This is a predicted structure of a 72-nucleotide RNA (transfer RNA) from Allocoleopsis franciscana PCC 7113. Model confidence (mean pLDDT): 82 of 100. Lineage of the source: Bacteria > Cyanobacteriota > Coleofasciculaceae > Allocoleopsis > Allocoleopsis franciscana.

[in-house]
RNA sequence: GUGGGGAUAGUGUAACUGGCAACAUCUCGAUCUCCAAAAUCGAUGAUCUGAGUUCAAAUCUCAGUCCCCGCG
Numbered sequence: 001g002u003g004g005g006g007a008u009a010g011u012g013u014a015a016c017u018g019g020c021a022a023c024a025u026c027u028c029g030a031u032c033u034c035c036a037a038a039a040u041c042g043a044u045g046a047u048c049u050g051a052g053u054u055c056a057a058a059u060c061u062c063a064g065u066c067c068c069c070g071c072g
Stems, first nucleotide, its partner, number of pairs: 001071007010025004019055001027043005048064005
């Protein structure tokens, strides 16, 4: 230089051809317990950035940033 893949709660991952962003864990609170742990219930928190298409974008298009892999 060129081709491909990826970026989503603090962390690890889902979201099947565009239609209310989900699960686990962490944190906090409650129940339980003499206390704590475990268990159960609840709460908080996220789509890499910018632009475009669309009634509607995590998803499609363009540009940029970062990471991984291949070719040269």

Rfam family: tRNA. By type it is a transfer RNA.